[in-house]
RNA sequence: GCUCUUGUAGUUUAAUGGAUAGAAUGCUGGCCUGCGAAGCUGGCGAUGCAGGUUCGAUUCCUGCCAGGAGCA
Numbered sequence: 001g002c003u004c005u006u007g008u009a010g011u012u013u014a015a016u017g018g019a020u021a022g023a024a025u026g027c028u029g030g031c032c033u034g035c036g037a038a039g040c041u042g043g044c045g046a047u048g049c050a051g052g053u054u055c056g057a058u059u060c061c062u063g064c065c066a067g068g069a070g071c072a
Base pairs, nucleotide, nucleotide: 001071002070003069004068005067006066007065010025011024012023013022018055026044027043028042029041030040031039048064049063050062051061052060
């Protein structure tokens, strides 16, 4: 340099064009307990960036950024 691939809560991840972006874990309020842990219950928090297509984009297209693989 070329080709392919991945990018979503702090972390691990689901969502193949229609929703309020779902879950686990984490953090946190409450209950429970003699105190903790466990358990129950409420809350917090995410689509890498910029454009395009579409009535509608996490999803499709383009460029860029970052990680990974292959070729040279």
The RNA shown here (transfer RNA) has 72 nucleotides and comes from a Candidatus Nomurabacteria bacterium. Taxonomically the source falls in Candidatus Nomuraibacteriota (Bacteria, Bacteria candidate phyla). Its mean pLDDT, the model's own confidence on a scale to 100, is 81. Its Rfam family is "tRNA". Rfam classes the family as a transfer RNA. Gene Ontology term of the family: triplet codon-amino acid adaptor activity.